Predicted 3D model of RNase P RNA and transfer RNA as a complex of 419 nucleotides. Rfam match: Bacterial RNase P class A. By type it is a ribozyme.

RNA sequence: AGGGGUAGGCAGGUGGCCGCCCGCCAUCAGGCGGGAGGAAAGUCCGAGCUCCACAGGGCAGGGUGCUCCGUAACGCGGAGGUCCUGUAAGGGACGGAAAGUGCCACAGAGAAUAGACCGCCUCGCCCUCCCUCAUAAGGGGCGGGGUAAGGUUGCAACGGUCAGGUAAGAGCUCACCGCUCCCGUGGCGACACGGGAGGCACGGCAAACCCCACCCGGAGCAAGAUCAAGCAGGGACUCGGUGGCCCGCCAUAAGUCCCGGGUAGAUCGCUAAAGUCUGGUAGUAAUACCAGACGGAGAUGGAUGGUCACCCUUGACAGAACUCGGCUUAUCGCCUACCCCUUUUA
RNA sequence: GGGUCGUUAGCUCAGCUGGCAGAGCACCGGAUUUUUAAUCCGGGGGUCGCAGGUUCGACUCCUGCACGACCCA
Numbered sequence: 001a002g003g004g005g006u007a008g009g010c011a012g013g014u015g016g017c018c019g020c021c022c023g024c025c026a027u028c029a030g031g032c033g034g035g036a037g038g039a040a041a042g043u044c045c046g047a048g049c050u051c052c053a054c055a056g057g058g059c060a061g062g063g064u065g066c067u068c069c070g071u072a073a074c075g076c077g078g079a080g081g082u083c084c085u086g087u088a089a090g091g092g093a094c095g096g097a098a099a100g101u102g103c104c105a106c107a108g109a110g111a112a113u114a115g116a117c118c119g120c121c122u123c124g125c126c127c128u129c130c131c132u133c134a135u136a137a138g139g140g141g142c143g144g145g146g147u148a149a150g151g152u153u154g155c156a157a158c159g160g161u162c163a164g165g166u167a168a169g170a171g172c173u174c175a176c177c178g179c180u181c182c183c184g185u186g187g188c189g190a191c192a193c194g195g196g197a198g199g200c201a202c203g204g205c206a207a208a209c210c211c212c213a214c215c216c217g218g219a220g221c222a223a224g225a226u227c228a229a230g231c232a233g234g235g236a237c238u239c240g241g242u243g244g245c246c247c248g249c250c251a252u253a254a255g256u257c258c259c260g261g262g263u264a265g266a267u268c269g270c271u272a273a274a275g276u277c278u279g280g281u282a283g284u285a286a287u288a289c290c291a292g293a294c295g296g297a298g299a300u301g302g303a304u305g306g307u308c309a310c311c312c313u314u315g316a317c318a319g320a321a322c323u324c325g326g327c328u329u330a331u332c333g334c335c336u337a338c339c340c341c342u343u344u345u346a
Numbered sequence: 347g348g349g350u351c352g353u354u355a356g357c358u359c360a361g362c363u364g365g366c367a368g369a370g371c372a373c374c375g376g377a378u379u380u381u382u383a384a385u386c387c388g389g390g391g392g393u394c395g396c397a398g399g400u401u402c403g404a405c406u407c408c409u410g411c412a413c414g415a416c417c418c419a
Stems, first nucleotide, its partner, number of pairs: 001342010012311007020035006037317001041328002044326005049220004061216005066080005081094005095211002100209002102205003117151002119147010159177003163173002178200001179198008224268004233259006241252004275294008312315001347418007356371004365402001373389005395411005
C1' cells in the first nucleotide's frame, strides 16, 4: 500500500418567528420548563403488573436441548468442549439411531435379517482345435458349488491400507489407523491424555413418530378499578345470611353465569424503571456489589410540526400508546479500536 | 394496542404420512356448421409469495421477512 475479519459508536448542527401535547406559576393576559428511537418496528421469546382458575401430584398438550457460569427470567448473554470449514484473523453446527416403530423414490446384484449381474476359483457333462482317431493341456457352452479382492448403481453398499494366507477369497491372521469396552491421570463439567482388552458388531433420517432431562395454569392495559349518566327486565346455579311457625317449602339479600336492554363521558392504572452515566472492588468475561451524579414524553381522534437564515460531510431506516430484558428485520454516509493475509521499503 | 388464519396456472380451488405439481372455467389449433354458440379431439401455460436452513431429495418440515383477511372495549 492492497485485501479481509471481529467488536463498538454517530445518525445533521445552531439561532429567530409561528403552532401542537404535558407539567408548574399566575385573577386574566401570559410566563417558565419538558417533549421519540437504535431500532419506538415485527409481536418471535422471557418477565413485571392485573383479572380469572387453583390442596398436592399426575395425564394430555406445548417448548428447550454439548458443558459450566450469569440473570427476575429466557429460546438471551459470557467462557469453554467436540466436529466441520477458511492460507489466516475467524465463521458454522450440537442430547439419544446398540428402547421400540417407521421411511430411504429412481437406479442397482444388494438399501439393513445384506446380496450375486459381470468377474475370480472349482466340480460334472457336452462341444471344439492341429491330416484322421483317442487322450492331455488350451478355448467355448450348460448345470452344481465356493467367494466378495476387482468392476458396475447410487446421497448412502455392512471397517480402511500393507503383508501373510488361500483353489479363489475373506478380520481368516498380523501390524498401523478407526471403532467398542475396561482401567488410570487431569478437569466442577462437556471432554482430553495414557495404558490394556476385544477381531468388528453399530448405514442415514428424531426441523419422522418417539425416548431421556428440564421448564410451562389461562388471558391480556381494549388487563383491571372507581364515579357519573342512561335502560327493562327475565332465567339458571350456589348459599353458612334474613324473614314467614321447626323440617320441607316460599320470599328475599349476596355471589357466579346466560339472554335481553342501556351508555360511547370522566378519573385511576400511566410512567422512577430488575433505570442511565462515571469511578472503585470481585471475576478471563457476561455480570454482581459499593459510592457519587442524573432524573428526561404520557396522548385517548390521539402532541413532537411548519417556515426563514447561516454552517458542514447535504443528512438513511423510520416514529411512542402499560413497562422492562432479549432476539430478528430495515438503515445514506461515515468514524474508532484490535487482529489476519499478500506485496514493497527501512 | 393485543390475538388468530391465509398466499399454488389468467380466475376459483385440490395436492403437504417428503419422491415427475393437478382439476374446473378461461386461452390456442383442428373437426362439425352457410356463420357463430354449444359439442367432440388435441395442445400450450407455474420463480408453488420471498429468502435462508434440515434432508440424498422440500409445494410439503423449521426459521426470518413481505402482503392480505378476520376477531377483541